[in-house]
Annotation: This is a predicted structure of a 74-nucleotide RNA (transfer RNA) from Candidatus Zapsychrus exili. It matches the Rfam family "tRNA". Rfam classes the family as a transfer RNA. It was read from a public genome assembly.

RNA sequence: CGGAGCGUAGCGCAGUUGGCUAGCGCACUUGUAUGGGGUACAAGAAGUCGCAGGUUCGAACCCUGCCGUUCCGA
Numbered sequence: 001c002g003g004a005g006c007g008u009a010g011c012g013c014a015g016u017u018g019g020c021u022a023g024c025g026c027a028c029u030u031g032u033a034u035g036g037g038g039u040a041c042a043a044g045a046a047g048u049c050g051c052a053g054g055u056u057c058g059a060a061c062c063c064u065g066c067c068g069u070u071c072c073g074a
Base pairs, nucleotide, nucleotide: 001073002072003071004070005069006068007067010026011025012024013023019057028044029043030042031041032040033039050066051065052064053063054062
């Protein structure tokens, strides 16, 4: 320098050929059960989907640029 993958909650991930309210597990908070812990159950909080533009009535999803990261090639 060229090409490809990935970036979504504290962590690990799903979700796509545009539209239902952005979800799952673990972790976290509260409550109940227990003398307490562990554990079980119930409820809850946490995201402007890497950043900035564009297309569209509507974008996590399509397009462009940039950033980070991994791999391949030179």

Lineage of the source: Bacteria > Pseudomonadati > Candidatus Omnitrophota > Candidatus Zapsychrus. Its mean pLDDT, the model's own confidence on a scale to 100, is 80.